[in-house]
The part of an RNA shown here (small-subunit ribosomal RNA, 5' domain) has 534 nucleotides and comes from a Bacillota bacterium. Lineage of the source: Bacteria > Bacillati > Bacillota. It was read from a public genome assembly. Its Rfam family is "Bacterial small subunit ribosomal RNA".
Context: one part of a larger RNA
RNA sequence: GGACGAACGCUGGCGGCGCGCCUAAGACAUGCAAGUCGAGCGGGGUUCGUGGGUGAGCCUAGCUCACCGGCGGACCCAGCGGCGGACGGGUGAGUAACACGUGGGUAACCUACCCGCCAAUCGGGGAUAACCGCGGGAAACCGCGGCUAAUACCGGAUGGGCAUCGGCGGCUGCGGCCGCAGGAUGUAAAGGAGGCGGAAGCCUUCGUUGGCGGAUGGGCCCGCGGGCCAUUAGCUGGUUGGUGGGGUAAUGGCCCACCAAGGCGACGAUGGCUAGCCGGCCUGAGAGGGUGGCCGGCCACACUGGGACUGAGACACGGCCCAGACUCCUACGGGAGGCAGCAGUCGGGAAUCUUGGACAAUGGGGGAAACCCUGAUCCAGCGACGCCGCGUGAGCGAUGAAGGCCUUCGGGCUGUAAAGCUCUGUCUUGGGGGACGAAGACCCGGGGAGGCAAUGCCCCGGGGGUGACGGUACCUCAAGAGGAAGCCCCGGCUAACUACGUGCCAGCAGCCGCGGUAAUACGUAGGCGCCCUC
Numbered sequence: 001g002g003a004c005g006a007a008c009g010c011u012g013g014c015g016g017c018g019c020g021c022c023u024a025a026g027a028c029a030u031g032c033a034a035g036u037c038g039a040g041c042g043g044g045g046u047u048c049g050u051g052g053g054u055g056a057g058c059c060u061a062g063c064u065c066a067c068c069g070g071c072g073g074a075c076c077c078a079g080c081g082g083c084g085g086a087c088g089g090g091u092g093a094g095u096a097a098c099a100c101g102u103g104g105g106u107a108a109c110c111u112a113c114c115c116g117c118c119a120a121u122c123g124g125g126g127a128u129a130a131c132c133g134c135g136g137g138a139a140a141c142c143g144c145g146g147c148u149a150a151u152a153c154c155g156g157a158u159g160g161g162c163a164u165c166g167g168c169g170g171c172u173g174c175g176g177c178c179g180c181a182g183g184a185u186g187u188a189a190a191g192g193a194g195g196c197g198g199a200a201g202c203c204u205u206c207g208u209u210g211g212c213g214g215a216u217g218g219g220c221c222c223g224c225g226g227g228c229c230a231u232u233a234g235c236u237g238g239u240u241g242g243u244g245g246g247g248u249a250a251u252g253g254c255c256c257a258c259c260a261a262g263g264c265g266a267c268g269a270u271g272g273c274u275a276g277c278c279g280g281c282c283u284g285a286g287a288g289g290g291u292g293g294c295c296g297g298c299c300a301c302a303c304u305g306g307g308a309c310u311g312a313g314a315c316a317c318g319g320c321c322c323a324g325a326c327u328c329c330u331a332c333g334g335g336a337g338g339c340a341g342c343a344g345u346c347g348g349g350a351a352u353c354u355u356g357g358a359c360a361a362u363g364g365g366g367g368a369a370a371c372c373c374u375g376a377u378c379c380a381g382c383g384a385c386g387c388c389g390c391g392u393g394a395g396c397g398a399u400g401a402a403g404g405c406c407u408u409c410g411g412g413c414u415g416u417a418a419a420g421c422u423c424u425g426u427c428u429u430g431g432g433g434g435a436c437g438a439a440g441a442c443c444c445g446g447g448g449a450g451g452c453a454a455u456g457c458c459c460c461g462g463g464g465g466u467g468a469c470g471g472u473a474c475c476u477c478a479a480g481a482g483g484a485a486g487c488c489c490c491g492g493c494u495a496a497c498u499a500c501g502u503g504c505c506a507g508c509a510g511c512c513g514c515g516g517u518a519a520u521a522c523g524u525a526g527g528c529g530c531c532c533u534c
Base pairs, nucleotide, nucleotide: 013390014389015388016387017386018385019383020382021348026346027345028344030343031342032341035083036082037081040080041079043077044076045075046074047073048072049071050070052068053067054066055065056064057063058062090301091300092299100225101224102223103222104221105220106219109218110217114214115213116212117211118210119209120208121207122156124154125153131146132145133144134143135142136141161187162186163185164184165183167180168179169178170177171176191206192205193204194203195202196201227273228272229271234264235263236262239261240260241259242258243257244256245255246254276298277297278296279295280291281290282289283288303324304323305322306321307320326337327336328335329334354380356379357378358377362376363374364373365372366371393423394422395421396420403414404413405412406411427483428479429478430477431476432475433474437469442463443462444461445460446459447458448457486531488529490527491512492511493510497526498525499524500523501522507514508513
């Protein structure tokens, strides 16, 4: 000199864009943060329509009311079932490691939803929630009996294919891989909605099954690279390798049995301490040094430790089980919970925000869609925490006013500063207008590929509603210099001096040092310097 996720003191007009628990990975009241699908399925309820039965009333062949069961529509509820809850969001505890970065390998692998292509979707069965009945429990919840559905579950059929074994050919890193032909064995599926039709059925669409390929996302392996301590010098028994097996999507001592006796280390093993890594960021002419907050990528974690289940994917933040600490409820038998999600509370600390609005946009989940959900996100609120921009006025104005301070009493300084005159109108205040962000969705019409045709699909045109921010930005009218400058310093270093007070006191101080009666060094005042929302 530069910089900051800053804090503290003094001061404080406005705006834009950012940023905001660095400490206790301490503990958490409350609300919200992951649901959705009735076009997979059976129920319970409310309501409307329709037609039927029973009963009652009446101005009785007509209407009204009540109840019961049927069908249809809308809505609500839990349940079975599907997809999603493995994303998104948080944190940095652990980790010195293939965790990360970079470059490769996988002839050792997986990939739901999505896309392309091929083939198929046949025919049966038995249950079980919900519901009903009974029972246990304070509760959380649970048991027994009975009924029922499915795109839930289970046999069977078929096999273009696929898997394993076998055959042939090619390649090879000699482990195996690729292809061909089909010999053996094994292996699938589910329906829903809409249109037409008297029906059988046909068509459209969303699904379902098998296979090949793609895309995307991942798993595993390897070379190299990036902390400190040698006042840590030896470390190692699944240890190192082999054979066989188990396990996995997959290689592997990952795990197991047996066999061998190896493996690592001054090119720093082992141990200890510290630490998430990177793109980047700060600094520096660079080399280098420091750092990893916001944003982006990867990793790890989710009260602490362990475990598996489900699933394409987890050993799973708002899932399950066990143990532990802690908190809460209890009828004492037993139960409930996990903010390192968004707000918020207590605590800790020098220190870090609202228990806000909206799904309008972007994105995500579900759904055929309408739509629902979304503390992701978009906004608003608080904080000069940072950066940037703007303003606090401009021009003229000397008899150089008054006041204040100093004075050699002549005067000097404050000082064009003020007043005054002429203006301007940013910001501010009041009034009026008032957005971009919005195009989709949806409806209508036309055209196109395909098809017998219609729906659906693709393209074009028209109509058409949707904004949290926000009556905000912005525009305009009006008023009026009106509402908006401080902090530190003035002995030398170091730019800026006098007066009074004080009297080694009170005090100052970064270093040298000031103060004991004229202190440019303390305090106050005037003036000066510097800087200018710090």